Predicted 3D model of a 166-nucleotide RNA (FMN riboswitch aptamer (RFN element)) from a marine sediment metagenome. The coordinates come from a structure-prediction model, not an experiment, and the mean pLDDT is 76. RNAcentral holds the sequence, with entries from MGnify. Of the family's consensus pairs, 96% are formed in the model.
[in-house]
RNA sequence: ACCUUCGGGGCAGGGUGAACUGACAAAACCAUUUGUCACGUAAUUCCCGACCGGUGGUAAAGCCCACGAGCUGGGUGCAACUCUUCAGGAAAACUGGUGAGAGCUGCGCUAAAGCAUGAUCCGGUGAAACUCCGGGGCCGACGGUAAAGUCCGGAUGGAAGAAGGU
Repeated sequence: ACCUUCGGGGCAGGGUGAACUGACAAAACCAUUUGUCACGUAAUUCCCGACCGGUGGUAAAGCCCACGAGCUGGGUGCAACUCUUCAGGAAAACUGGUGAGAGCUGCGCUAAAGCAUGAUCCGGUGAAACUCCGGGGCCGACGGUAAAGUCCGGAUGGAAGAAGGU
């Protein structure tokens, strides 16, 4: 340098009930609105509680250092489609061909760009640990949905990297 494979886990058990549906009643010309009932359906998102923790470094790390995963404009190349322009046609439909313009979708490049990117203390052991042991605390992208680290989705994707082979 090339190839192959691998490369993210997690709501148990409870509580409440926004909203919807059905029935009834009242107001109302219709439409509709309001109230009551059901313990109807209903948050893995709210509340109690539970559970999870990528990669490299280092005395073994979700919290220390570093990396990965996220979102986005503009430009540009290619391809398909639609419309306009040209020719045929009385006209429409339609047919033809290359070029041009506009719109729209997809893919690639620019992406070494821009934006965003969470959270830890104390004690013990030790030569050395914010990493081990004990205790207390905290964090978690984007879209969907009754408000999400855990459900559904982009994702049978991608990636930091790891192992093996040539």